[in-house]
Context: one part of a larger RNA
RNA sequence: GAUGAACGCUGGCGGCGCGCCUAACACAUGCAAGUCGAACGGUUAAAGCACCUCCGGGUGUGGAUAAAGUGGCGAACGGCUGAGUAACACGUGGGCAACCUGCCCCUCGCUCCGGGACAGCCUCGGGAAACCGUGGGUAAUACCGGAUACUCCCUUGCCCGCACAUGCGGGGGAGGGGAAAGCCCAGACGGCGAGGGAUGGGCCCGCGGCCUGUUAGCUAGUUGGCGGGGCAACGGCCCACCAAGGCGAUUAUGGGUAGCCGGGUUGAGAGACCGACCGGCCAGAUUGGGACUGAGACACGGCCCAGACUCCUACGGGAGGCAGCAGUGGGGAAUCUUGCGCAAUGGGCGGAAGCCUGACGCAGCGACGCCGCGUGCGGGAGGAAGGCCCUCGGGUCGUAAACCGCUUUCAGCAGGGACGAGGCCGCGAGGUGACGGUACCUGCAGAAGAAGCCCCGGCUAACUACGUGCCAGCAGCCGCGGUAAUACGUAGGGGGCGAGCGUUAUCC
Numbered sequence: 001g002a003u004g005a006a007c008g009c010u011g012g013c014g015g016c017g018c019g020c021c022u023a024a025c026a027c028a029u030g031c032a033a034g035u036c037g038a039a040c041g042g043u044u045a046a047a048g049c050a051c052c053u054c055c056g057g058g059u060g061u062g063g064a065u066a067a068a069g070u071g072g073c074g075a076a077c078g079g080c081u082g083a084g085u086a087a088c089a090c091g092u093g094g095g096c097a098a099c100c101u102g103c104c105c106c107u108c109g110c111u112c113c114g115g116g117a118c119a120g121c122c123u124c125g126g127g128a129a130a131c132c133g134u135g136g137g138u139a140a141u142a143c144c145g146g147a148u149a150c151u152c153c154c155u156u157g158c159c160c161g162c163a164c165a166u167g168c169g170g171g172g173g174a175g176g177g178g179a180a181a182g183c184c185c186a187g188a189c190g191g192c193g194a195g196g197g198a199u200g201g202g203c204c205c206g207c208g209g210c211c212u213g214u215u216a217g218c219u220a221g222u223u224g225g226c227g228g229g230g231c232a233a234c235g236g237c238c239c240a241c242c243a244a245g246g247c248g249a250u251u252a253u254g255g256g257u258a259g260c261c262g263g264g265u266u267g268a269g270a271g272a273c274c275g276a277c278c279g280g281c282c283a284g285a286u287u288g289g290g291a292c293u294g295a296g297a298c299a300c301g302g303c304c305c306a307g308a309c310u311c312c313u314a315c316g317g318g319a320g321g322c323a324g325c326a327g328u329g330g331g332g333a334a335u336c337u338u339g340c341g342c343a344a345u346g347g348g349c350g351g352a353a354g355c356c357u358g359a360c361g362c363a364g365c366g367a368c369g370c371c372g373c374g375u376g377c378g379g380g381a382g383g384a385a386g387g388c389c390c391u392c393g394g395g396u397c398g399u400a401a402a403c404c405g406c407u408u409u410c411a412g413c414a415g416g417g418a419c420g421a422g423g424c425c426g427c428g429a430g431g432u433g434a435c436g437g438u439a440c441c442u443g444c445a446g447a448a449g450a451a452g453c454c455c456c457g458g459c460u461a462a463c464u465a466c467g468u469g470c471c472a473g474c475a476g477c478c479g480c481g482g483u484a485a486u487a488c489g490u491a492g493g494g495g496g497c498g499a500g501c502g503u504u505a506u507c508c
Base pairs, nucleotide, nucleotide: 001507002506003505005504006503007502008501009500012373013372014371015370016369017368018366019365020331025329026328027327029326030325031324034073035072036071039070040069048061049060050059051058052057080284081283082282090208091207092206093205094204095203096202099201100200104197105196106195107194108193109192110191111190112146113145114144115143121136122135124133125132126131152177153176154175155174156173158171159170160169161168162167182189184187210256211255212254217247218246219245222244223243224242225241227239228238229237259281260280261279262278263274264273265272266271286307287306288305289304290303309320310319311318312317337363339362340361341360345359346357347356348355349354376406377405378404379403386397387396388395389394410449412444413443414442415441416440420435423432424431425430452497453496454495455494456493457478458477459476463492464491465490466489467488473480474479
C1' cells in the first nucleotide's frame, strides 16, 4: 500500500459499489417456466341482446371467459455453486478431405389419396392416500398406410477438375429407398423435400501455466495391426483375432494441493501473491449408477434403480431434494428483506392483444469499501470563571468561551415536481413508471440537530504532575516497573488521523 474482512471504541448526510471466504451441512413456508382456442374434441358463470313468463324465472344467442385433456413450441436458455478435476479442463494458435445445428435469413420445388386409434367424457370397480384398472364412444397440425420426388440417401458404371493417404467438388446414366397439415377474421400464420447462409456446438493437434525423488519404475484394452459393432463424426470408444508392444530422470507412475482465464493487489521494473464482484470457458445439482424424450440433456425446480436422511400412512404402501430468490436451524470471528414491479432491458409462448419471468429493474438492512459534504463564519482580553503546572512572581488550556455581527449547505417542515417513454398499446380520442411524491427547484425557521479514536522512551510527530513500587501492569523490536517511572494507571497538556480511529489476520 491492499482486503468479500473480523474485533474494540465511536458514529451526521449522500452517491456508487460490495455483502456465507466456514458445513457441496440439514431445510418449515411462499414464489423462481410457462404459453398457444388462429392445431383439436368437448365443457362453462355473468353482463348484453331476442323470445316466453304463472313475474319466482326459463329458453336461445353470446366478441368471449374459467378448469382439465389431446397436440405444438419452450422447459438443454436464464439463475446458483466450486465439491470434483493436474485434464486438451483452461488459455493461445491451428486442423476436421472425420461432424451436427430447432427457432432465424436466402433460393428452388412440393403441399395428392386414404385408414385405425388413444386421452378428455360416460359406466363399473380397487385403494387410507399417491393413484390404478375394466367396458363404451370421440377430434386433430397426434398416429399409420399408399402415391408422387430423382435435387436427397444406398448400390453400381461414365466424363471433367482438384487434392493432403483414406479422398473432395461438378456433370450425367441405371437399379432401389425416402415427404407433407392444416387453421382462420381472407389477409395472414403454417407444413414437407433439397441447397446455401448465420448462429450455436462436437472432435483432433502444437505450445503454455502448482508442489513433492523421504514416490523410480508404470502399463493388459495395456501399445499397434486386421476385420467388425457403435456414433452426427474420428478413434482400443467397444468387440473377436494377431503381434509384443507403449510410457519414463526432458520426471513416467504415485502422493499433496487446486476449477482455468480476461484480470486483481503490490512493485520503478523484473517479479511475487491472488482468481471475491463483472465477463468467457469448464464442472456439479442429496450420494452413486442408468437411460428415455428431443435439433440439443444423460437433463438443478424430468424419469428409473440403489444408498443415506426427512415426512405421511388405515402398515398394504407412498412423498421429498433451496449449490434459484427470500427465509430457518446449525457451523463460525463473520456476511442482508420470508420487500416492490414487470415501467425499462432481456427471455419463453402467441398473428396479435397479452400471459409468464425472485433473469432483470428497484427499494430495504450493514460506515464493509471508495468518493463527496457537514458538524459553522467574522469580530472578541496582556487574557473571565474553572482545570493543570509552579521557583507562588507566574505559566498554560486560550480567541478558546461568554458577548456582538453574519450565513443556512446537510438534516427538518411546506409548495411544485421529473428524465428514464424518440418506447409500448389503441382506428382514433387517448392510455401506460415499480423506483416515487424520490431526484431536482422554490420557500420557512434557527447556530439551531451532528466528533471521535489512537498515540506522546528510541525507531516515530508529541511532556509534565500524582498514584504504584520487579506489584499492578506495558510491549511491534530494543526493552520499561525493585520509592522522584516523559515506557504501568489517572489527570492536565501535546501530536496524528477524522465519521471514523485503532487492533488482528493475509498478500506485495
Small-subunit ribosomal RNA, 5' domain from an uncultured bacterium, 508 nucleotides, folded computationally. Its Rfam family is "Bacterial small subunit ribosomal RNA". Gene Ontology terms of the family: structural constituent of ribosome and ribosome. The prediction has a mean pLDDT of 87.